Context: one part of a larger RNA
């Protein structure tokens, strides 16, 4: 000095990115228990009250072979008084408690050794393929798996409890079907030529015929990938534009949410909180650049998750000090 450990006056988070870290609550039993709820919870909610020994009276329980009745003794749960501490769950173990908010329902899983979450999974829900020698999968194959299973069954993909719901658009790209037409490759059949020691002919060329899947053409499909608009007139102050025009798209963004884990401009604005608040919640809508299973928008529960405020606590700080164990130093 450092590292663990204890103490500390008065404040009492003024400390910090932020209560990190510490201190506070803690066991039994007894009253009592809010909003909100999927009626299961929430909830040990919150709050209060007891608690140690002898001691008085009683209350149940079991013993003491059966019965009855009295005795005693165990335990048990009130009570009555009386003793001694600074202090009776005297030590140990051992939730701090509340109010919103956000995201993910949920227990569960993950980056062995810097990431435990809001990332993955999940019930539930949907779509697409599969009729069984199944589809899909390993394997050159033989053969396996799927499955000693058969559509309530299997593969694969997207969402992700519940609860209200899921708008329009099929132009482009994907899948799927449709076959009339076109366009298309060798192979095939006809020819017309070129060149040969050429007449069974080869050889190189051109024309024509003969077509296949696929393109192209046609439909169908968004819980396939994806998309979902400008300019501008106008209502008797004044704004505003229900209501026209007019360009243009495959349709122009419904309901619902909105400065939001999304808001550039931004410390929007108005209101709560504060003494003061780029933080919070609550509205507003002028959404740079929201929005519906790439799910929208609620939700009780639940969470080593985030984020804000409040009790209660505290050496985290005003601001530091003081013991105490070990190292540190210096000789052996």
């Nucleotide at each position: 000095u450092u590292g663990c450990g204890c103490a500390a006056a008065a404040g009492g988070a003024a400390c910090u990115c932020g209560g990190c870290a510490a201190a506070a609550a803690a066991a039994c039993u007894c009253u009592g228990u809010a909003a909100c709820u999927u009626c299961g919870g929430g909830a040990c909610a919150a709050a209060g009250a007891g608690c140690a020994a002898c001691u008085u009276u009683u209350u149940a329980u079991u013993c003491a072979a059966g019965g009855u009745a009295a005795u005693g003794a165990c335990u048990u749960a009130a009570u009555u008084g009386u003793u001694g501490u600074c202090a009776u769950a005297u030590a140990a173990u051992c939730u701090u408690a509340a109010a919103a908010a956000g995201c993910g329902a949920c227990u569960g899983u993950u980056u062995a050794a810097c990431a435990a979450a809001a990332a993955c999974a999940c019930a539930g829900g949907u779509c697409a393929c599969u009729g069984c020698a199944a589809a899909u999968u390993c394997g050159u194959a033989a053969g396996a798996a799927g499955a000693c299973g058969u559509a309530u069954a299997g593969u694969g993909g997207c969402u992700g409890a519940c609860g209200c719901c899921u708008g329009c658009c099929c132009g482009g790209u994907g899948u799927u079907g449709u076959a009339a037409g076109g366009u298309u490759a060798a192979c095939u059949u006809u020819u017309a030529a070129u060149g040969u020691u050429u007449u069974a002919g080869c050889u190189u060329u051109g024309a024509a015929u003969u077509u296949a899947a696929g393109c192209c053409a046609c439909a169908a499909u968004a819980a396939a990938c994806g998309g979902c608009g400008g300019c501008u007139g106008u209502a008797a102050c004044u704004c505003u534009g229900a209501c026209g025009g007019u360009c243009u798209a495959a349709a122009g963004g419904u309901a619902g949410c909105g400065a939001a884990a999304u808001u550039c401009u931004u410390u929007g604005u108005c209101a709560c909180c504060u003494a003061a608040u780029u933080a919070g919640u609550g509205a507003c809508c002028u959404g740079c650049a929201u929005g519906a299973a790439u799910g929208g928008c609620g939700u009780a529960a639940c969470g080593a998750c985030u984020u804000u405020u409040u009790u209660a606590c505290u050496g985290u700080c005003u601001c530091u000090u003081g013991c105490g164990c070990a190292a540190g130093c210096u000789u052996a």